[in-house]
RNA sequence: AUUGAUCUUUGGGGCGGGGUGACUAAAAGGUUUGCUUUUUAGAAUUCCCCACCGGCGGUACAGCCCGCUAACCGGCUUGCGGAAGCCGAUUGAACCGGUGAAAAUCCGGUGCCGACGGUAAAGUCCGGAUGGGAAAAGAUCACC
Numbered sequence: 001a002u003u004g005a006u007c008u009u010u011g012g013g014g015c016g017g018g019g020u021g022a023c024u025a026a027a028a029g030g031u032u033u034g035c036u037u038u039u040u041a042g043a044a045u046u047c048c049c050c051a052c053c054g055g056c057g058g059u060a061c062a063g064c065c066c067g068c069u070a071a072c073c074g075g076c077u078u079g080c081g082g083a084a085g086c087c088g089a090u091u092g093a094a095c096c097g098g099u100g101a102a103a104a105u106c107c108g109g110u111g112c113c114g115a116c117g118g119u120a121a122a123g124u125c126c127g128g129a130u131g132g133g134a135a136a137a138g139a140u141c142a143c144c
Stems, first nucleotide, its partner, number of pairs: 003142008016050004023042008051124002053114002055068004063112002073088006094110005116127003
């Protein structure tokens, strides 16, 4: 150094600004007593405008090329149950120009995408999750 086994550790990001006002409260008025109108105050990280973020392996350096993980969805199994395990899938999104031997990865430009539950409609808030995890680094032993 190679291969195998066991173990340890690590293993996901999202600054903020403006606008609107569903809804809520109070006061006053109307009313068929159901409700409704006006004013004032509060009110969205969800709407609109701007801003911001990008897991793991491969490959010329990649959110949108190939593949993988997680969540969701479908099926099966175990369990009294909370739940757990296994299998499955047509489960998102990029182009143009330049450099170069080589880039859908770099540089320039313009775009696009982002599970589920909660809540005023969420990639960014809260929650399952002090979870799981592709994988990365290291240690020990064995083999040679």
Background:
FMN riboswitch aptamer (RFN element), 144 nucleotides, folded computationally. Of the family's consensus pairs, 97% are formed in the model. Its Rfam family is "FMN riboswitch aptamer (RFN element)". Rfam's curators write: The RFN element is a highly conserved domain that is found frequently in the 5'-untranslated regions of prokaryotic mRNAs that encode for flavin mononucleotide (FMN) biosynthesis and transport proteins. The prediction has a mean pLDDT of 83. It was read from a public genome assembly, where an Rfam model found it.